[in-house]
A computed fold for a 525-nucleotide part of an RNA, annotated as small-subunit ribosomal RNA, 5' domain. Model confidence (mean pLDDT): 86 of 100. RNAcentral holds the full RNA, with entries from ENA and SILVA.
Context: one part of a larger RNA
RNA sequence: GAUUGAACGCUGGCGGCAGCCCUUAUACAUGCAAGUCGAACGAGAAAGUUCCUUCGGGAGCGAGUAAAGUGGCGGACGGGUGAGUAACGCGUAGGAAUCUACCUUUCAGUGGGGGAUAGCUCGGGGAAACUCGAAUUAAUACCGCAUACACCCUUCGGGGGAAAGGGGGCCUCUCCUUGGAAGCUCUCGCUGUUAGAUGAGCCUGCGUGAGAUUAGCUUGUUGGUAAGGUAAUGGCUUACCAAGGCUACGAUCUCUAGCUGGUCUGAGAGGACGAUCAGCCACACUGGGACUGAGACACGGCCCAGACUCCUACGGGAGGCAGCAGUAGGGAAUAUUGGACAAUGGGGGCAACCCUGAUCCAGGCAUGCCGCGUGUGUGAAGAAGGCCUUAGGGUUGUAAAGCACUUUAAGUGAGGAAGAAAAGAUUUAAAUUAAUACUUUAAGUCCCUGACAUUACUCACAGAAUAAGGACCGGCUAACUCCGUGCCAGCAGCCGCGGUAAUACGGAGGGUCCAAGCGUUAAUC
Numbered sequence: 001g002a003u004u005g006a007a008c009g010c011u012g013g014c015g016g017c018a019g020c021c022c023u024u025a026u027a028c029a030u031g032c033a034a035g036u037c038g039a040a041c042g043a044g045a046a047a048g049u050u051c052c053u054u055c056g057g058g059a060g061c062g063a064g065u066a067a068a069g070u071g072g073c074g075g076a077c078g079g080g081u082g083a084g085u086a087a088c089g090c091g092u093a094g095g096a097a098u099c100u101a102c103c104u105u106u107c108a109g110u111g112g113g114g115g116a117u118a119g120c121u122c123g124g125g126g127a128a129a130c131u132c133g134a135a136u137u138a139a140u141a142c143c144g145c146a147u148a149c150a151c152c153c154u155u156c157g158g159g160g161g162a163a164a165g166g167g168g169g170c171c172u173c174u175c176c177u178u179g180g181a182a183g184c185u186c187u188c189g190c191u192g193u194u195a196g197a198u199g200a201g202c203c204u205g206c207g208u209g210a211g212a213u214u215a216g217c218u219u220g221u222u223g224g225u226a227a228g229g230u231a232a233u234g235g236c237u238u239a240c241c242a243a244g245g246c247u248a249c250g251a252u253c254u255c256u257a258g259c260u261g262g263u264c265u266g267a268g269a270g271g272a273c274g275a276u277c278a279g280c281c282a283c284a285c286u287g288g289g290a291c292u293g294a295g296a297c298a299c300g301g302c303c304c305a306g307a308c309u310c311c312u313a314c315g316g317g318a319g320g321c322a323g324c325a326g327u328a329g330g331g332a333a334u335a336u337u338g339g340a341c342a343a344u345g346g347g348g349g350c351a352a353c354c355c356u357g358a359u360c361c362a363g364g365c366a367u368g369c370c371g372c373g374u375g376u377g378u379g380a381a382g383a384a385g386g387c388c389u390u391a392g393g394g395u396u397g398u399a400a401a402g403c404a405c406u407u408u409a410a411g412u413g414a415g416g417a418a419g420a421a422a423a424g425a426u427u428u429a430a431a432u433u434a435a436u437a438c439u440u441u442a443a444g445u446c447c448c449u450g451a452c453a454u455u456a457c458u459c460a461c462a463g464a465a466u467a468a469g470g471a472c473c474g475g476c477u478a479a480c481u482c483c484g485u486g487c488c489a490g491c492a493g494c495c496g497c498g499g500u501a502a503u504a505c506g507g508a509g510g511g512u513c514c515a516a517g518c519g520u521u522a523a524u525c
Base pairs, nucleotide, nucleotide: 001525002524003523004522006521007520008519009518010517013372014371015370016369017368018367019365020364021330026328027327028326030325031324032323035073036072037071040070041069048061049060050059051058052057080283081282082281089208090207091206092205093204094203095202098200099199103196104195107192108191109190110189111145113143114142121134122133123132124131125130151160152159153158165188166187167186168185169184170183174181175180176179209255210254211253216246217245218244221243222242223241224240225239226238227237228236258280259279260278261277262273263272264271265270285306286305287304288303289302308319309318310317311316336362338361339360340359344358345356346355347354348353375405376404377403378402385396386395387394388393409466411461412460413459414458415457419452424446425445426444427443428442429441430440431439469514470513471512472511473510474495475494476493480509481508482507483506484505490497491496
């Protein structure tokens, strides 16, 4: 000199953009953060209101709505944190022995049956959490049969192995004949399968801290055979056999640490760092375990153990903010218990739509960077006052006042974009079809959707009106005099200053440098 997720002191007008617990991976009150589908399924309230009434009640609407249950998909993404990890964890370059829901694509199929079960009802237990028994019921839940090109096994003869229906429309064909269906058609699904895409698992070369005041380490250890296991290779596991394997090019041990793209600095080489943003990894109160599933050994799932907190009728139960806010504690130190799903994206759904503390916005903070303003011109009687003085004067100083102007920003008022494209309705055309129906696609028209938001921006109004400080002035280092003090009080980054004329302490006047900041401290180059 440059830089910072900074802090502290003094001061503080506005805006844009960014950033904001670096410390206790400490403990958490409260609210929200993952649901959705009635076009898979059975069942199904109430308040309120209208009518009737024998005043007990009943019927209709509410409503096939709400809430709950079975089932499907999603809760493995998104969001947080950096404790652990010196490792194929990460980076880079390769590899072969693998899986992949949803999506795209190829081919084939979707026939015929069965038994349960939740919910509901009844009964029992319990303080509660919840739980037990009986009866009854549905499905795209579950289980067989048939068929199966492809697939798997095979002694090559053969054997094994699948499915689920839902919704819209129609009467051309068949059947009953107003119309409908087991018929036709469109569509969403379902089963097996091919190829792809995406995602993931695995292996390897090289690179990726410190310490030798750590020199030897290792028995599933190193290799082979066989078997098991896995989606898959492999001591991954087991049995047997051999005795190997690593190490001074640093094994083992100890300490420290998430890694990278990058960031800061530097002419570069390099050095230091790894906040925000992006990629990967690891973790989710601590330790262990599996279940489900395409995918987890699963942050807001389950089980066990432990510590802690809470409820209890003492028998037993409940919980996990390193999600967003917020609280206590710690600390020099780090924000609102805000708004909206309008946009982007995600989950579910045919869709409408629902959910979304992701996200988009708003609030706080000079924490940083950038921009703007705090007036402009004129004005010598060089006013008054202050300070200095050789008492003549000098300086503050065109500075002020005065005169003439301007109105950015702030203020008040008025206007006012873009962020909105979709969806929906309707018309036309095309595809499909028996069909002008339904559905899909394309084009046109109409209608409608904004949290931010009293938005950005524009115009008008008024008036210099509302807006300057901080550090320093001995040398380094730009900037000097007076008074006070008298080795005292004090200053100080280094040299050093202060003991009666201190440009170095304290005050004043003047000056210098930066400026909504200025200094100090800490840290890096």